Background: The part of an RNA shown here (small-subunit ribosomal RNA, 5' domain) has 512 nucleotides and comes from an uncultured bacterium. The prediction has a mean pLDDT of 85.

[in-house]
Context: one part of a larger RNA
RNA sequence: GGACGAACGCUGGCGGCGUGCCUAACACAUGCAAGUCGAACGGAGUUUAAAUGAGAGCUUGCUCUGAUUUAAAUUUAGUGGCGGACGGGUGAGUAACGCGUGAGCAACCUGCCUUUUUGAGGGGGAUAACACCGGGAAACCGGUGCUAAUACCGCAUAAUAUAUUGAGGUCGCAUGGCUUUGAUAUCAAAGGAGCAAUCCGCAAAAAGAUGGGCUCGCGUCCGAUUAGCUAGUUGGUGGGGUAAAAGCCUACCAAGGCGACGAUCGGUAGCCGGACUGAGAGGUUGAACGGCCACAUUGGGACUGAGACACGGCCCGGACUCCUACGGGAGGCAGCAGUGGGGAAUAUUGCACAAUGGGGGAAACCCUGAUGCAGCGACGCCGCGUGGAGGAAGAAGGUCUUCGGAUUGUAAACUCCUGUUGUUGAGGAAGAUAAUGACGGUACUCAACAAGGAAGUGACGGCUAACUACGUGCCAGCAGCCGCGGUAAUACGUAGGUGGCGAGCGUUGUCC
Numbered sequence: 001g002g003a004c005g006a007a008c009g010c011u012g013g014c015g016g017c018g019u020g021c022c023u024a025a026c027a028c029a030u031g032c033a034a035g036u037c038g039a040a041c042g043g044a045g046u047u048u049a050a051a052u053g054a055g056a057g058c059u060u061g062c063u064c065u066g067a068u069u070u071a072a073a074u075u076u077a078g079u080g081g082c083g084g085a086c087g088g089g090u091g092a093g094u095a096a097c098g099c100g101u102g103a104g105c106a107a108c109c110u111g112c113c114u115u116u117u118u119g120a121g122g123g124g125g126a127u128a129a130c131a132c133c134g135g136g137a138a139a140c141c142g143g144u145g146c147u148a149a150u151a152c153c154g155c156a157u158a159a160u161a162u163a164u165u166g167a168g169g170u171c172g173c174a175u176g177g178c179u180u181u182g183a184u185a186u187c188a189a190a191g192g193a194g195c196a197a198u199c200c201g202c203a204a205a206a207a208g209a210u211g212g213g214c215u216c217g218c219g220u221c222c223g224a225u226u227a228g229c230u231a232g233u234u235g236g237u238g239g240g241g242u243a244a245a246a247g248c249c250u251a252c253c254a255a256g257g258c259g260a261c262g263a264u265c266g267g268u269a270g271c272c273g274g275a276c277u278g279a280g281a282g283g284u285u286g287a288a289c290g291g292c293c294a295c296a297u298u299g300g301g302a303c304u305g306a307g308a309c310a311c312g313g314c315c316c317g318g319a320c321u322c323c324u325a326c327g328g329g330a331g332g333c334a335g336c337a338g339u340g341g342g343g344a345a346u347a348u349u350g351c352a353c354a355a356u357g358g359g360g361g362a363a364a365c366c367c368u369g370a371u372g373c374a375g376c377g378a379c380g381c382c383g384c385g386u387g388g389a390g391g392a393a394g395a396a397g398g399u400c401u402u403c404g405g406a407u408u409g410u411a412a413a414c415u416c417c418u419g420u421u422g423u424u425g426a427g428g429a430a431g432a433u434a435a436u437g438a439c440g441g442u443a444c445u446c447a448a449c450a451a452g453g454a455a456g457u458g459a460c461g462g463c464u465a466a467c468u469a470c471g472u473g474c475c476a477g478c479a480g481c482c483g484c485g486g487u488a489a490u491a492c493g494u495a496g497g498u499g500g501c502g503a504g505c506g507u508u509g510u511c512c
């Protein structure tokens, strides 16, 4: 000198774009953050209309009431489907194939999407809802009976699927791969909407795309005042297991494997693209944005599923908090706001789904604290303003003085002008393809008004730009280093003046 997620002191006019718990991965009141589909299904409710038959009023053909059936519209607790594995947060753990980079899988999976081929025949038994009964303070649970499906289960059909097996071709990278042709066995399906056409779905298979899984080479902090470490340990065989290779697991067998090219142990730490600095080499760093990983009160476990060992799912154990009728239950903000606490320190319990994107749906649409915006903070960067021109009697006042004057100083006053900004009024967007705008009557434009509302901060001995007076008297104090102060202090304090930067300035901390 530069930089900062900064803090502190003094000061503070506006706008744009960013950015804001670095500490306690401490504890959390309250609200919201993941739902959706009635065009999968049976019910239940509401409204309307029509028909049937009944009762009452009674004007004898109208009104009212409730019942049954049908139709339409609508709501949705439950069954069922898809989504809750994305999106959002945090960095505790992790020195590791975790990450980065480059390869490999002849050892793998992939819902939704795209392309292609083929198919969807015929049956069955349940169960929630509901009704009744019962238990419980509650959370909730049990029994009996009824019912539906795109829920569940057999049967049929079926191959380029799977398993076993025969023959041939070809290729390679060891196990082997690809391909042609046979045989045997096994395994599918679901309907809905519509007058219909048709559309949306369903099943099997092949391929693609996307997303993942696994393996390997190289790289990845400090300590030797850590030198030996290892028993599923290293390898093999049989078996199991996985989507898949593998001590991944298990039984047996062998005795191996790693290590001064630093094993093991201890400490520290998420990694990277990048960021800061530097002429570069390098050093430091990993906030925000993007990629990967890990975690979700703590430890463990699996279930469901294409995908999880699952932040707002389940089970068990622990700690903590809450409810309780003491028998038993409920909870998890490292989502967005917000509270307490810790701290030098870090924001609103805001608006909207209008845009972009995501989930569901045929759609209308619903949901979305993702996101878009607004609020707060000079926290940062950038831009603008606090007026411009003229104006010497060099006014008054202040300060200094050798008492002549010098300086503040064209500075002010005064004259003319301007309207960035400001205030008031009027108009008023783009963002939205036809409709739909939270932002927002915002940005912006026009008119009127009036210099009016808008300057501080640290320094002035040398380094280092900028000096005098008074007070103080080794006191009070200053100080980054050298050093100032003991009676003429340009170094302390105050004033005037001066030089620096300027809506900031200075100090502290950290890095280069």
Stems, first nucleotide, its partner, number of pairs: 001512004006508005013384006019377002021342001026340003030337003035082003040079002043076010054065004089295003098220008108212002113208007121155001123153002130145006161186011191200003221267003228258003233255008270292004274285004297318005320331004348374001350373003356370001357368004387417004397408004421453001422449006431439001456501002459498002461482003467496005477484002